[in-house]
Context: one part of a larger RNA
């Protein structure tokens, strides 16, 4: 030095565990903010650095309800207190709530500086205290700012694919901007169809990777119809009537025009006005107010049934004998507990707020006949040129939207049915509102998982968006486990020792001793044997 065995050091894999995550389901909630938010700064404890809570009333104050023996947060220490005259704690409603921040009296390098006015205080102030003073707008405690996704609109790429690349694609995606709601948007046919019909919108399944489109490349890609979810329909403008005000005119009786308001009226089998006749009812209520209210519902209350033996540190496991169950969900307890504990099934409880539904008020709602006249949404429909949308890339190219130029008709009207024309059929544009079925989850409650188990699962199980890095935008960790219980090792010894160790003691175990469960490998030793 090597090999083997034994015993150690070192290291922290593996196993087991879970306080934390991940993905869903069902409910709830879907906003907060000038009555000052979100987010912070600084304070606040007997002692107090951090976290948590709170705000000069500062780990808290008041009231009401619940609840019952402890309590002064994490936090284990000392001291001093509180509490059965009911504390701590839990729920609800209030009070207080410094300074910054939309930040709003003015300024500013956020948490600071400096003012005006009114009132108070003072002998006085380069004082102090309280209130108030920004801007926009409809002059009103209306707006602003914040917030995860979902939604609507405006604007709008490129990488990429086409095996290059330009039309095309990626994609109307990402990014940017504006705005709203608990959903948003859409929506009651100038629809779809086809000689038969359907009857607003939305979403899903299908139709269908079909019809189509496409350097007919890469690719892109419907609709009707069928089946489901849900279901709801309405209001104006106008004609006409009346009133108001103004203007014009007058023969002073009025008439006409305009404005405003009220009535009226709302459609395709055309309807309405108008004229004549008739009824005082029928139904609805999505908007409004009031009352009642099943139900649901805070903290919370009741809530069944077990003993013995052996083993063991410890029984819930084993053996023996019982019992409950509308409760054998789950968690804990010194090993695996229906009957030990907390609970669970079930039953009960109620503040504030909610609420199906009902009642009342309010509001809305109707006919028949006639048809001469009037009304029924104009720079609109439509057309030319240029774009966009649609499955449709200019094509034979309709339809919808529109920049630009032209520019109608008036129910014997007008639009559409994929160029265009005719017939036929469907509809009634150029005003508006509308629940549900649908999308999402920053957040709350309950529950689930052939999801993870500390190099995994969130970046973060632990004081993590921390430490640390960067001028900055930004980037961004590592780090869990003694034991059933601290019983966390009194006392003695070695030692310079508050290092470390040896005894003693605790404990089932100390090779569980805080560098603490298990404790693999690399690597480093000690002893023994063998080899050289």
């Nucleotide at each position: 030095a090597g090999u083997a065995c034994a015993c150690g050091g070192g290291g922290g894999a593996u196993g087991c565990c879970u306080u934390g995550g991940c993905u869903c389901u069902c409910a709830g909630a879907g906003g907060c903010g000038a009555u000052g938010a979100a987010g912070g700064a600084c304070g606040u404890g007997a002692u107090a650095a951090g976290c948590u809570g709170c705000g000069a009333u500062a780990a808290g104050c008041u009231u009401c309800g619940g609840g019952u023996a402890u309590u002064u947060g994490c936090a284990a220490a000392u001291a001093g207190g509180a509490a059965u005259u009911g504390a701590u704690c839990c729920g609800a409603a209030g009070a207080u709530u410094u300074c910054c921040g939309a930040a709003u009296g003015g300024g500013g390098c956020a948490a600071c500086c400096c003012g005006g006015c009114u009132g108070g205080u003072u002998g006085a102030a380069g004082g102090c205290c309280a209130g108030u003073c920004a801007c926009a707008u409809a002059u009103a405690a209306u707006g602003a700012g914040c917030a995860a996704a979902c939604c609507u609109g405006c604007c709008g790429a490129a990488c990429u694919g086409a095996a290059a690349c330009a039309u095309c694609u990626a994609a109307g995606u990402a990014a940017g901007c504006a705005g709203a709601g608990g959903a948003a948007g859409a929506g009651a046919a100038a629809a779809u169809a086809a000689c038969a019909a359907u009857g607003a919108u939305u979403u899903c399944c299908u139709g269908a990777g079909u019809a189509g489109u496409g350097g007919c490349g890469a690719g892109c890609g419907a609709a009707a119809g069928g089946g489901a979810a849900a279901g709801a329909g309405c209001c104006c403008a106008a004609a006409c009537c009346a009133a108001u005000a103004c203007u014009g005119u007058u023969a002073c009786g009025g008439c006409a025009g305009u404005u405003u308001u009220g009535g009226g009226g709302u459609u395709g089998u055309a309807g309405g006005a108008c004229u004549a006749c008739g009824a005082u009812g029928u139904g609805g209520u999505a908007u409004u107010a009031g009352c009642a209210a099943a139900c649901a519902g805070a903290a919370g209350u009741g809530g069944a049934a077990c003993g013995g033996g052996a083993u063991g540190g410890g029984a819930a496991g084993c053996c023996c004998g019982g019992c409950g169950a509308u409760a054998c969900a789950u968690g804990g307890u010194g090993a695996u507990a229906g009957c030990c504990c907390a609970g669970u099934a079930c039953a009960c409880g109620u503040a504030u707020a909610g609420a199906a539904u009902g009642c009342u008020a309010g509001c809305c709602u109707a006919g028949u006949a006639g048809u001469a006249u009037c009304c029924u949404g104009a720079g609109u429909a439509c057309c030319g040129c240029g774009a966009g949308g649609u499955c449709g890339g200019a094509g034979a190219c309709g339809c919808c939207u529109u920049g630009u130029g032209g520019g109608a008709a008036u129910u014997u009207g007008c639009c559409g049915g994929c160029a265009c024309c005719a017939u036929c059929c469907g509809g009634u544009a150029a005003g508006g509102c509308u629940a549900a079925a649908u999308a999402c989850u920053c957040c709350u409650g309950a529950g689930a998982g052939a999801c993870c188990g500390a190099u995994a699962g969130u970046g973060a199980a632990c004081c993590a968006g921390u430490a640390c890095c960067g001028u900055g935008a930004g980037g961004g960790a590592a780090a869990g486990g003694u034991g059933a219980a601290a019983a966390g090792a009194a006392c003695c010894c070695c030692g310079a020792a508050c290092a470390g160790g040896g005894g003693a003691g605790u404990g089932a175990a100390a090779u569980a001793g805080a560098a603490c469960c298990u404790g693999a490998a690399a690597c480093c030793g000690u002893g023994u044997a063998c080899u050289u």